[in-house]
Notes
Predicted 3D model of an 84-nucleotide RNA (Glycine riboswitch aptamer) from Litorivicinus sp. The prediction has a mean pLDDT of 81. It was read from a public genome assembly, where an Rfam model found it.
């Protein structure tokens, strides 16, 4: 220097589920959804005492026209961390 992984920023793409009812001031009801976080149980991994684990399960929390927010995925950057 090139190349690759992570890690940070930017913007795209990004599912599902009542534009539900009642009060009035974000509060109860009643039905639903999983892909923020959180839990859990498990294929598998490890120096194997014990630990890492999901897109799997719960639906605590969040969401059920639009926006907003969304795991996950690529594309551009940095002069960020490695590995080579």
């Nucleotide at each position: 220097c090139a190349u690759u992984u992570c890690g940070c920023u930017g913007a795209g793409g990004g599912a599902g589920a009542g534009c539900g009812c009642g009060a009035a001031c974000c509060c109860g009801c009643c039905g639903c959804c999983g892909a923020a976080g959180g839990a859990g149980c498990a294929a598998c991994c490890g120096a194997c005492c014990c630990g890492g684990a999901a897109a799997c399960u719960c639906u605590c929390a969040g969401g059920c026209a639009c926006c907003c927010g969304g795991a996950c995925c690529g594309c551009a950057g940095c002069c960020g961390a490695a590995a080579c």